[in-house]
Molecule: c-di-GMP-I-GGC riboswitch aptamer
Organism: Clostridia bacterium
RNA sequence: AGCGACAAAGGCAAACGCAUCGAAAGGUGCGGACGCAAAGUCACAGGUCUAAAGCCUUACGGCUAAGACGGCUGGACCGCCGAAC
Numbered sequence: 001a002g003c004g005a006c007a008a009a010g011g012c013a014a015a016c017g018c019a020u021c022g023a024a025a026g027g028u029g030c031g032g033a034c035g036c037a038a039a040g041u042c043a044c045a046g047g048u049c050u051a052a053a054g055c056c057u058u059a060c061g062g063c064u065a066a067g068a069c070g071g072c073u074g075g076a077c078c079g080c081c082g083a084a085c
Base pairs, nucleotide, nucleotide: 002085003082004081011036012035016031017030018029019028020027021026034071040077041076042075044074045073046072047069048068049067050066054063055062056061
């Protein structure tokens, strides 16, 4: 350095419920634990989702500025522990 244990110390927290913000996707807080060795940070590439406003449409609806997701994949940066190999 790779690697990652029925290890130790500690950490995070899905679904769901309540409160709250948002047009929405979704966020935040509290409770709660399905899981996680980066489930730490960054929307950089891909991907997925939303579309109040705007544009098109008689309408249904479509497109999109913009936004969301890191617990979808990759990348960048940083980091705790140390059995075996």